[in-house]
Context: one part of a larger RNA
Molecule: large-subunit ribosomal RNA, domain I
Organism: Pseudomonadota bacterium
RNA sequence: AGCGCAUGAUGGAUGCCUUGGCGCCAGCAGGCGAUGAAGGACGUGCCAAGCUGCGAUAAGCCGCGGUGAGCCGCUAGGAGGCCCCGACCCGCGGAUUUCCGAAUGGGGUAACCCCGCCCGGGCAAUGCCGGGCGACCCGCGCGUGAAUCCAUAGCGCGCGGGAGCGAUACCCGCUGAAGUGAAACAUCUCAGUAAGCGGAGGAAAAGAAAGCGAAUGCGAUUCCGCCGGUAGCGGCGAGCGAAAGCGGAACAGCCCAAACCGGGAGGCUUGCCUCCCGGGGUUGUAGGAGCCCCGCACGGGCAGCGCAACGGUUAGGUGAAGCGGAUGGAAAGUCGCCCCCUAGAAGGUGAAAGGCCUGUAACCGAAAACCCGAGCGCGCCCGGGGAUGUCCUGAGUAACGCGGCACACGGGAAACGCCGCGUGAAUCCGCCCCGACCACGGGGCAAGGCUAAAUACUCGCUGGCGACCGAUAGUGAACAAGUACCGCGAGGGAAAGGUGAAAAGCACCGCUGUGAGCGGAGUGAAACAGACCCUGAAAUCAUGCGCUU
Repeated sequence: AGCGCAUGAUGGAUGCCUUGGCGCCAGCAGGCGAUGAAGGACGUGCCAAGCUGCGAUAAGCCGCGGUGAGCCGCUAGGAGGCCCCGACCCGCGGAUUUCCGAAUGGGGUAACCCCGCCCGGGCAAUGCCGGGCGACCCGCGCGUGAAUCCAUAGCGCGCGGGAGCGAUACCCGCUGAAGUGAAACAUCUCAGUAAGCGGAGGAAAAGAAAGCGAAUGCGAUUCCGCCGGUAGCGGCGAGCGAAAGCGGAACAGCCCAAACCGGGAGGCUUGCCUCCCGGGGUUGUAGGAGCCCCGCACGGGCAGCGCAACGGUUAGGUGAAGCGGAUGGAAAGUCGCCCCCUAGAAGGUGAAAGGCCUGUAACCGAAAACCCGAGCGCGCCCGGGGAUGUCCUGAGUAACGCGGCACACGGGAAACGCCGCGUGAAUCCGCCCCGACCACGGGGCAAGGCUAAAUACUCGCUGGCGACCGAUAGUGAACAAGUACCGCGAGGGAAAGGUGAAAAGCACCGCUGUGAGCGGAGUGAAACAGACCCUGAAAUCAUGCGCUU
């Protein structure tokens, strides 16, 4: 020096553990905000750096309810307090709630600076202090009021509303790519996707046929399964891709405009026009108005307004049944003898507990707030027939031309629907549609509006489950985690869990620099469990021994 073994050191793998994650299911909730949100800054404790809570009333104040012996958060300690005259804690309601932030009196490099008016405190007076108001936009009302007579614009005041945030979700609308595919690429595709913008709700959208399409037919919308990768579309390439119908989920239908009648206002060429309010009326076997007849009351209905039973949510509560022996530090394991079960889910307890603790099955419970809403009240809605063919039935609309979009459909034989520009009808003997167009036949009634449920989603709350993870895994984060740290910034972004059953966390003594550390002693089942603390692998280091040279 090498190799081997052993003992230790270093190191932190492995095993075991789990307070944290991940996924799914069910229920709830689906919003908060100018009464100032979300999110922050700064404060706030006897001592207080961080976290948490709270806001100058500052780990808190008041009321009501629950609970019942302790309490002053994580967090020990010192000091000092509170509490059965009910504290602490839990729930509900309220008070307070600095400054910034939509931020809104003006400004601003957020958490700062500055101002006006009114009221109050203080001062001899000012400075000073406290309270309130003062942004912008929209709507409605009232007042005032130019050019310009009436009027209007404008201006002022009052009242109401909006603004911002939230799940990177779901929904509707507007705008709208490219990588890619076509084995290149331009039509095409990706895709009306991503992204941007606007808007809303707990869902949204759609929706009561000017439908479907060929059936003697169906009868609002939405969603699912089929139809069907069919019919079609397509540099007929890549690829795109229906509908009727059938089976299911869920079911609901309504209101205006107009004719006509009544009332009111305004205008003026005095008998018309316009506007407003009320009645009337809502349809395609056409319906309604107007005219005639019957009936007008029994009954039926409601998605509107109000009250509200029951039930539920937000604290809680009752809740069966076991002892002994031995082992052991400890019994729940073992042995013996018992018991309960509408409860043998689970967690904990010094090892492995149905009967020790918390619970579990089952059942009970609210002063207050909220949800639901049976039911009740109010309000509202609903009749039939006939004759006639006078009136009404949504106009710069439909349609057409040109240009586009959307329909599975790329201009195609290209209908139907929608938009821009232009032209521009009919009025029930009417009009639209049935995939160019025409005829016959058939379906429907546009140019106004509303409408639950079945459907989509999950930031959050509650409960449950897992052939999900178990600290290099599982969230980035089990720990002071979006922290430390990096970056001017947008942004990036860690590492880091485990003594023991219980701190019983080593009194006392010794070495020492009275440092670290160590040796005794003591605690403990164990201290090679001593806080760099469970287990403690490997590389690596040291020492001892053996062998080889």